Predicted 3D model of a 348-nucleotide part of an RNA (large-subunit ribosomal RNA, domain IV) from a sediment metagenome.
The full RNA is in RNAcentral, with records from SILVA.
The prediction has a mean pLDDT of 89.

[in-house]
Context: one part of a larger RNA
RNA sequence: CCUCCGUCAAGGAACUCGGCAACUUAGCCCCGUAACUUCGGGAGAAGGGGCGCCCCGGUAGCGUGAACGCCGGUUCCGGCGGGAGCGUGAGGGGGCCGCAGUGACCAGGCCCAGGCGUCUGUUUACCAAAAACACCGGUCCCUGCCAACGCGGUGAGCGUGGACGUAUAGGGGCUGAGACCUGCCCAGUGCCGGAAGGUUAAGGGGAGGGGUGCGAGCUCCGAACCGAAGCCCCGGUAAACGGCGGCUGUAACUAUAACAGUCCUAAGGUAGCGAAAUUCCUUGUCGGGUAAGUUCCGACCCGCACGAAAGGUAGAACGAUCUGGGCGCUGUCUCGACGGGGGACUCG
Numbered sequence: 001c002c003u004c005c006g007u008c009a010a011g012g013a014a015c016u017c018g019g020c021a022a023c024u025u026a027g028c029c030c031c032g033u034a035a036c037u038u039c040g041g042g043a044g045a046a047g048g049g050g051c052g053c054c055c056c057g058g059u060a061g062c063g064u065g066a067a068c069g070c071c072g073g074u075u076c077c078g079g080c081g082g083g084a085g086c087g088u089g090a091g092g093g094g095g096c097c098g099c100a101g102u103g104a105c106c107a108g109g110c111c112c113a114g115g116c117g118u119c120u121g122u123u124u125a126c127c128a129a130a131a132a133c134a135c136c137g138g139u140c141c142c143u144g145c146c147a148a149c150g151c152g153g154u155g156a157g158c159g160u161g162g163a164c165g166u167a168u169a170g171g172g173g174c175u176g177a178g179a180c181c182u183g184c185c186c187a188g189u190g191c192c193g194g195a196a197g198g199u200u201a202a203g204g205g206g207a208g209g210g211g212u213g214c215g216a217g218c219u220c221c222g223a224a225c226c227g228a229a230g231c232c233c234c235g236g237u238a239a240a241c242g243g244c245g246g247c248u249g250u251a252a253c254u255a256u257a258a259c260a261g262u263c264c265u266a267a268g269g270u271a272g273c274g275a276a277a278u279u280c281c282u283u284g285u286c287g288g289g290u291a292a293g294u295u296c297c298g299a300c301c302c303g304c305a306c307g308a309a310a311g312g313u314a315g316a317a318c319g320a321u322c323u324g325g326g327c328g329c330u331g332u333c334u335c336g337a338c339g340g341g342g343g344a345c346u347c348g
Stems, first nucleotide, its partner, number of pairs: 001343008010334002014332001019329001027051005036041001038177001052096005061088004068081006097101001109327007116319002121133002137175007149161004179313003183244003188241002190237005197232003203226002208221005245263005272306001273303001284300005
């Protein structure tokens, strides 16, 4: 010096990205416990008090319940009385010792506010455990059974899962408990529906024509017309893919604009939320907390670029989650010191 561990005056987070690490707390009994809440919870909330040993005394009490006695029926059973033994065991009073009585080991630190995810679960075997995945629930679409949808395989006949299931079933997508809700747009794209019409291949059809042959014929080209799905066309559909405006003016201070005009659109963002896990400008502005606060909390709204199942907003409980604050406590620090075990080094 490295590592693991122990102790520390005064201070107590001044350390640091951050209380990381460590310390504190800790058991049992009793008292006592707030906001909020889905009335279950929150709760071991928080915060307090007690705890050893000896004596009264293994006492009171509680549980169990033998012998024995009485009654009724009678191999024995039932009822009542009885209380031995066994198990458990206070409260209270008195006394004793230590710095200290859950004397060691063992053994929650706590509280407040906010974000995300409802929850218990799952995950990157070896840098990520999470706000990611899953989830109960919601909704849309597909599937009538040799189902849809998969897997395997070919010699195309199939085998197998689905399922020894049958639309209250099965498959796929999105969302993600419960609560209150989930607006407008079908122009584009997709999907679904549509006995008309347009277009449209092979095929059918053959007007008409070419080659050749003396000819019968052979052969080739071929108009009209009849020909599917698809596309066009007509409608529907957004918890389908998706989308949800601009400019100008206007009120008796100013400012602002409920109001008006105009252009464009398929329709111009409703409720709710909002400098947000989203805000560039930005450390926005105001308020709170601090002596001092780019973080945090509450507001405001000019939302660069929230917004309603790629769900919106609230929200109890839950979380080795993330952010801010406080109490307690500490070698994190001021600032270092000392001690112990094991290494490192030398010899072997």